RNA sequence: AGAGACAAAGCCAAACCUGCUGUAAGGCAGGGACGGAAAGCUACGGGUCUUUUAAGAUAGCCGAGCUGCCUUGA
Numbered sequence: 001a002g003a004g005a006c007a008a009a010g011c012c013a014a015a016c017c018u019g020c021u022g023u024a025a026g027g028c029a030g031g032g033a034c035g036g037a038a039a040g041c042u043a044c045g046g047g048u049c050u051u052u053u054a055a056g057a058u059a060g061c062c063g064a065g066c067u068g069c070c071u072u073g074a
Stems, first nucleotide, its partner, number of pairs: 002072003011036002016031006034060001040066003044063003047058005
C1' cells in the first nucleotide's frame, strides 16, 4: 500500500427523561446507551423533513471532498 475481527486503548452517543432555545423540522446542556471504524468536518449531488414558499433542518439516510485514531499488515 492493502484489510477491518462478536477484538480493541482512547473516542462519539440513538431511543427515552429533564432544562434552555426555535413558528417548526431541529439545536444546545445534563443524565442515559441503541449503536458507530470516521456516528470527525463540509449542505457539493441525491433523498427526507419543516414552515410564514424562500428560506431552513438533517453529516446517526446515501454518495462525494478534506482530515484523523487503533488493530492488522510485507